This is a predicted structure of a 684-nucleotide part of an RNA (large-subunit ribosomal RNA, domain II) from Porphyromonas levii. RNAcentral holds the full RNA, with entries from ENA and Rfam.
Context: one part of a larger RNA
RNA sequence: ACCUACGAGUUACUAUGUAUAGCUAGGGUAAGAGCUUCAGGCUUGGAUCCGUAGCGAAAGCGAGUUUUAAAUGGCGAUUUAGUUAUAUAUAGUAGACGCGAAACCAAGUGAUCUACCCUUGACCAGGUUGAAGUUCAGGUAACACUGCAUGGAGGACCGAACGGUAGAAUGUUGAAAAAUUCUCCGAUGAGUUGAGGGUAGGGGUGAAAGGCUAAUCAAACUUGGAAAUAGCUCGUACUCCCCGAAAUGCAUUUAGGUGCAGCCUUAGAGUUUAAAUAUAAGAGGUAGAGCGACUGAUUGGAUGCGAGGGCUUCGCCGCCUAUCAAGUCCAGACAAACUCCGAAUGCUUAUAUGAACACUCUAGGAGUGAGGGCAUGGGUGCUAAGGUCCAUGUCCGAAAGGAGAAGAAUCCGGACCAUCUGCUAAGGUCCCGAAAUGACAGCUCAGUUGACUUAAACGCGGUCACGAUGCAUAGACAGCUAGGAUGUUGGCUUGGAAGCAGCCAUUCAUUUAAAGAGUGCGUAACAGCUCACUAGUCGAGGAUUGUGGCAUGGAUAAUAAUCGGGCAUAAGUUGUCUACCGAAGCAGUGGGAUUAGUUUUACUAAUCGGUAGGGGAGCAUUCCAGCGAGGUUGAAGGUACAUCGACGAGGUGUGCUGGACUUUCUGGAAGUGCAAAUGUAGGU
Repeated sequence: ACCUACGAGUUACUAUGUAUAGCUAGGGUAAGAGCUUCAGGCUUGGAUCCGUAGCGAAAGCGAGUUUUAAAUGGCGAUUUAGUUAUAUAUAGUAGACGCGAAACCAAGUGAUCUACCCUUGACCAGGUUGAAGUUCAGGUAACACUGCAUGGAGGACCGAACGGUAGAAUGUUGAAAAAUUCUCCGAUGAGUUGAGGGUAGGGGUGAAAGGCUAAUCAAACUUGGAAAUAGCUCGUACUCCCCGAAAUGCAUUUAGGUGCAGCCUUAGAGUUUAAAUAUAAGAGGUAGAGCGACUGAUUGGAUGCGAGGGCUUCGCCGCCUAUCAAGUCCAGACAAACUCCGAAUGCUUAUAUGAACACUCUAGGAGUGAGGGCAUGGGUGCUAAGGUCCAUGUCCGAAAGGAGAAGAAUCCGGACCAUCUGCUAAGGUCCCGAAAUGACAGCUCAGUUGACUUAAACGCGGUCACGAUGCAUAGACAGCUAGGAUGUUGGCUUGGAAGCAGCCAUUCAUUUAAAGAGUGCGUAACAGCUCACUAGUCGAGGAUUGUGGCAUGGAUAAUAAUCGGGCAUAAGUUGUCUACCGAAGCAGUGGGAUUAGUUUUACUAAUCGGUAGGGGAGCAUUCCAGCGAGGUUGAAGGUACAUCGACGAGGUGUGCUGGACUUUCUGGAAGUGCAAAUGUAGGU
């Protein structure tokens, strides 16, 4: 892992509903007793119990009663249905659908492991060092002291046994539930070790690590209380049909739980009351707008009450200002907690239409109370987030199908079943790929682009379109040829300043087709080149500017790239048009179910996605009762095939196998259905 077997809403009592049945202002027995064909049944038994009357604490009174001095008020009556049994649903009390703690308490069992202690024994190769003391010698007044020997101390040294375990490798379903190998530490000591004994669970023991206390220790193990408790996790078994949620409000030692309400379902009652639309009438202060209409905030200009500063004076005055600034005037502009104003929607009421198993009420049963995305209006945040908190809508949740390459919620659209029928939606029509290599008119040359996500500020003589203002056959714009002069080197300044360092300005005048007291380069200063300006040549548009479209630069991310791909100059892009494809949509044909209606038994209409959940109808298994039936001429079981039931759980037949029981129908009773619980046991 698979197969087989087992494996979870039960039982008792009580309560409340529903269904069925009996009796009915009544209903009904319990124990007991009697009879009996004796696990049973029948007959008695009305004591208790429920109902028929309530109110009051009670006495008590009574369709009333109580409160009270009275009245009002409260609870009742004025509406008669109950009760017993069975089944079923739910609740309560019990283990109460099943499995699951860590823990708590009690009584016991453990020191053959290990910790410490007691008693009594045992063990430590070999080598080294050489303390005290002592002899002798030297030395001293005597000591002290010195030397050679002797001696044999030490939690001394090296190192086996023995004890330990510091490092590494191997091992890690091991050879081993802690070992092996190599290195390492102690090795006369607080040493090691044998045997016997002691200390016991909130206790022991501990050179202290919360260590050890029999592979178990921040409280051992065994049995019991005990099916502890678990607002938690997991699991909870056959089929079909109808309806179908919630993730919200309030409260909660409450936040992943629960109560009440909301939303779902079933039954009954009411019987047009619902949604929606139209009309009419209302309340309101949002969006917007506005602010010489308030509160506040606010920019520029004009004026300048007043203040500051300076001057002045004995003092009062007075004068001035690159300062601040009330108020007023002109122009501009802001506000969720501003409003002189003010919608659209929405809301309320009335009337009309409005037939959907819509709405309201009563009773039984729930689940939900972690929501999420998107769009819009907002708060918060960074006008960040697949962020967070509200509101309105929608979808996912609980929704399959088509489109979006692929994707919970984006677009289209809501699957009763069948069908080798048709039409469409979104989206598409070169190939992958069903359908246009469609039509007309533009744009783009960047492979820009080829749905969005996927790019900005800023730049750009890319290109297209539409404008505006000048110039132009009396010749524009660009190019080429020629001129571009004189007073004069203007004056000043300066070493110099001559158009061109700088300053000044009536930058003037003359000759001219035209030519600045000079546009730039240049020189030390001149010179030189050039421009403005003019003529000629040429021969038709040209210059500046605004707006829009498509392109272009800006353009940088980590494994190999890409529009889904191939690829495409359209198969890109803008506008208009036609055709076609395209879904479980709609329609056609055939069939089924539910609900309602009727012309009433076969038509019509509507409906039939679905999680939690509510309701309904069935199938199968085991056993029992009754009437039956089958079976050695072959039961159950197994197996293959066929067939039936709209579908289904399932049923039936035949062959083979098997070798002794089985079962229809009508009812009854349950140890009544397995894929899951890291389920239990066995097998492979």